[in-house]
């Protein structure tokens, strides 16, 4: 440059008609333990990459951008 993928909680990720944003792990409290660990119960934690657009309604549809990645071409 040109195509394809993928960006959603601290990580790894679902999100099947567009119709309250979820899980699992960490976190944090508590319960249990003589402490910790496991185990059990519960809580906290989101501009859904970022800008616009369509819609009564957008994580999803459209359109630009910007990261990561892949593959192809061109230069050297």
């Nucleotide at each position: 440059g040109c195509g394809g993928g993928c960006g959603u909680a601290g990580c790894u990720c679902a999100g099947u008609u567009g119709g309250u944003a979820g899980a699992g792990c960490a976190u944090c409290a508590g319960c249990u333990u003589g402490u910790g660990g496991c185990g059990c119960u519960g809580a906290g934690g989101g501009u859904c990459g970022c800008c616009g657009g369509u819609u009564c309604a957008a994580g999803c549809c459209c359109g630009g951008u910007c990261g990561c990645u892949c593959g192809c071409c061109c230069c050297a």
The prediction has a mean pLDDT of 80.
This is a predicted structure of a 76-nucleotide RNA (transfer RNA) from a Magnetococcales bacterium.
Rfam family: tRNA. Rfam classes the family as a transfer RNA.
The sequence was found in a public genome assembly.
Lineage of the source: Bacteria > Pseudomonadati > Pseudomonadota > Magnetococcia > Magnetococcales.